[in-house]
Context: one part of a larger RNA
RNA sequence: AGUAGGAAUUUUGAGAGGAGCUGUCCUUAGUACGAGAGGACCGGGAUGGACACACCUCUGGUGGACCUGUUGUGGCGCCAGCCGCAGUGCAGGGUAGCUAUGUGUGGAAUAGAUAACCGCUGAAAGCAUCUAAGCGGGAAGCUAGCCUCGAUACAAGAAUUCCCUUGAGAGUCGUGGAAGACCACCACGUUGAUAGGCCAGGUGUGGAAGCCCCGUAAGGGGUGAAGCUAACUGGUACUAAUUGCUCGAUUGG
Numbered sequence: 001a002g003u004a005g006g007a008a009u010u011u012u013g014a015g016a017g018g019a020g021c022u023g024u025c026c027u028u029a030g031u032a033c034g035a036g037a038g039g040a041c042c043g044g045g046a047u048g049g050a051c052a053c054a055c056c057u058c059u060g061g062u063g064g065a066c067c068u069g070u071u072g073u074g075g076c077g078c079c080a081g082c083c084g085c086a087g088u089g090c091a092g093g094g095u096a097g098c099u100a101u102g103u104g105u106g107g108a109a110u111a112g113a114u115a116a117c118c119g120c121u122g123a124a125a126g127c128a129u130c131u132a133a134g135c136g137g138g139a140a141g142c143u144a145g146c147c148u149c150g151a152u153a154c155a156a157g158a159a160u161u162c163c164c165u166u167g168a169g170a171g172u173c174g175u176g177g178a179a180g181a182c183c184a185c186c187a188c189g190u191u192g193a194u195a196g197g198c199c200a201g202g203u204g205u206g207g208a209a210g211c212c213c214c215g216u217a218a219g220g221g222g223u224g225a226a227g228c229u230a231a232c233u234g235g236u237a238c239u240a241a242u243u244g245c246u247c248g249a250u251u252g253g
Stems, first nucleotide, its partner, number of pairs: 001152001005163007015149004021049007033038001051106005059100004066093005071086006110144003117137004164252001169247004173189005194240003197236005204228002210223005
């Protein structure tokens, strides 16, 4: 830009893509078969491998804005307590998120038409013949079935509702996001929990500072599962989403 009025929501499915793998064990059954040795088809069930998709409850990883220990050095006048720098100084843990080695799920069943092939009936050709007429069976393959996309499918489809100036709807702007390079998408904008803050909780760390007691001291004990705590959960208008502006069909060639 188109889809001959403009929108919002819900759809049909032409068509396209993905997936499609396989082992072992139990049973049928030590049956059929076979002199024996050995040892099935068909059918039923269980459990794996690799691969794919999704997810983070569990097990782990990461987690330079969380907690702790600690070395050297500089600083806050000193002690104590803190802060800077040294690869995040080094080291031990770790929330959210992201993750695999972790967890869940999948390949199918089924139907139709077939290939090689196996048949029924059956003439040409009084026989025979699966074929010439006719009718069956038969693959991980084909068409459906499962998953994803899909009306620019130019034959541009369908349905519902709304709007026609008292203007449906959209954008701009702002607060943000398990959305994201930008854009887009999604949530919210005071008729408000969108983000921050605050409050409460959770999680992590692992027992704060100060004071008291014990010890000459290093240090230990008590107050006290203490103090601190990111991205998590819930609540709460304290802060910021103010007020506005723009586009938008002229009753539909």
Molecule: large-subunit ribosomal RNA, domain VI
Organism: Pseudomonadota bacterium